[in-house]
Molecule: SAM riboswitch aptamer (S box leader)
Organism: Geobacter sp.
C1' cells in the first nucleotide's frame, strides 16, 4: 500500500505549549483568539488482539493498539413505506465512502 472479517446511537478530563484554522471529501450545520486544531505531561474511557474460565458466553485490564465535541455531527447512491398535484419531506432497510482492530498478500 492492498485484500478479508468485525464494530461504529454508549463512554472519557486537567494543565502546559503553539497561534488560525478545524470537524476525511462535497453541501449543510457546528467548534474556534472566552485560544479551537496540533504537540507534550499527567489522567480517564473502552475491550479488537494478548491473558484467565464453567469458553458463539463470562471475567479482568498487566501488555499491543485505539479513543476522550456533536449518532461516523447530518446528508451525498439505491430500495420499501408513507405524506404531497408536484418538486420534495419523513421513517426504515441496503450499499458506497470513512475510522478502528485482527489476520493475510
Nucleotide at each position: 500500500u492492498u485484500c478479508u472479517u468485525a464494530u461504529c446511537a454508549a463512554g472519557a478530563g486537567c494543565g502546559a505549549u503553539c497561534g488560525a484554522g478545524g470537524g476525511a471529501c462535497u453541501g449543510g450545520c457546528c467548534c474556534u483568539u472566552u485560544g479551537a486544531c496540533g504537540u507534550c505531561g499527567c489522567g480517564g474511557c473502552a475491550a479488537c488482539c494478548u491473558c484467565c474460565c464453567c469458553c458463539a458466553g463470562g471475567g479482568g485490564a498487566a501488555g499491543g493498539u485505539g479513543c476522550c465535541a456533536a449518532u461516523u455531527c447530518c446528508a451525498g447512491c439505491g430500495g420499501u413505506a408513507u405524506c404531497g398535484c408536484a418538486a420534495g419531506g419523513u421513517a426504515c432497510c441496503g450499499g458506497g465512502a470513512g475510522a478502528u482492530a485482527a489476520g493475510g498478500a